[in-house]
RNA sequence: UGAGCAGGCUAGAUGACCGCGGGUACAGUGCCGCAAGGCCGUGCCUGAGGAAAGUCCGGGCUCCAAAGGGCAGGGUGCUGGCUAACGGCCAGUGGGGGCGACCCUAAGGAAAGUGCCACAGAAAUGUAGACCGCCGCUCAGCGGUAAGGAUGCAACGGUGAGGUAAGAGCUCACCAGCGGCCAGGUGACUGGUCGGCUAGGUAAACCCCACCCGGAGCAAGACCUAGUAGGGGAAGGAUGAGGCUGCCCGCCGACUUCCCGGGAAGGUCGCACGAGGCGCCAGGCAACUGGCGUCCUAGAUAGAUGGUCAUCCGCGACAGAACCCGGCUUACAGGUCUGCUCACUCG
Numbered sequence: 001u002g003a004g005c006a007g008g009c010u011a012g013a014u015g016a017c018c019g020c021g022g023g024u025a026c027a028g029u030g031c032c033g034c035a036a037g038g039c040c041g042u043g044c045c046u047g048a049g050g051a052a053a054g055u056c057c058g059g060g061c062u063c064c065a066a067a068g069g070g071c072a073g074g075g076u077g078c079u080g081g082c083u084a085a086c087g088g089c090c091a092g093u094g095g096g097g098g099c100g101a102c103c104c105u106a107a108g109g110a111a112a113g114u115g116c117c118a119c120a121g122a123a124a125u126g127u128a129g130a131c132c133g134c135c136g137c138u139c140a141g142c143g144g145u146a147a148g149g150a151u152g153c154a155a156c157g158g159u160g161a162g163g164u165a166a167g168a169g170c171u172c173a174c175c176a177g178c179g180g181c182c183a184g185g186u187g188a189c190u191g192g193u194c195g196g197c198u199a200g201g202u203a204a205a206c207c208c209c210a211c212c213c214g215g216a217g218c219a220a221g222a223c224c225u226a227g228u229a230g231g232g233g234a235a236g237g238a239u240g241a242g243g244c245u246g247c248c249c250g251c252c253g254a255c256u257u258c259c260c261g262g263g264a265a266g267g268u269c270g271c272a273c274g275a276g277g278c279g280c281c282a283g284g285c286a287a288c289u290g291g292c293g294u295c296c297u298a299g300a301u302a303g304a305u306g307g308u309c310a311u312c313c314g315c316g317a318c319a320g321a322a323c324c325c326g327g328c329u330u331a332c333a334g335g336u337c338u339g340c341u342c343a344c345u346c347g
Stems, first nucleotide, its partner, number of pairs: 001343010012312007020047007028040001030039003049318001053329002056327005061217004073213005078092005093107001094105004108208002113206002115202003131149002133145005157175006176198001178195007221269004231260006242252003276295008313316001
């Protein structure tokens, strides 16, 4: 200098005027409403994001349900850790890609059982299988052979040597894989050694194993207010209309007054101090945790954050809160910082 890898930051700036939401102070006690409550003026303060988005996971909170255990159903799936929790994050292991920095990975079990493996092929999972070829014999046939050919994504370990009629883990060496033992590691796993010679793939097929999961969601939910219907209680009536019933007892009970209570799309709360942000210290490789200090930072309910002007620059992307928080995913112009890798050149 060029090409790249990983991780951060920023998200036009400054000023003036007008307007809108929220808070607060002061004032009229003015206006609206049956009420609960709300509105109006002036000053001051304050007012979107890194993703506020998709609503895909997890939790808080609220109401309902709920002894405990099991079945069914759903989810997760290498190991260890973190966390309120997670399908998230961190650190590792195995596998794959890249010269490298680094990146990707739904990665439990196929010797519990069942299913499937199209076409082609003789044969697709079984004490397998003989189409061509090879070898032998008593030769239009029978037997041996999975070495070679052919088919297929895949043909029952691979390469080489011995061996044989021809062959074959039949025997041997090395390699792959499986199992046992030893060593290291918390563990996934790694290394060594020994053994019998060999076991197809598929579980984002059923299934098996381990662990987790109650339902609905802020239009959750709580409180408040006037009056209607229905309801409860007390008192009253010549102990009372009337009914069961012709009479008595018993039961029900009209009517009047008062009290309680009484459903929201109305009002208030929930609702902005929280697993909170920032700084320092301590523990830890890290995620994260603890201690101390400091800060308060939108809260609407038809829903505010906009407009105009001036100056400057590199001329400004994706996009707007609606109960809250932790993640994931997706969208994103330009600028900028840090660490690292490779190639070339110069000293």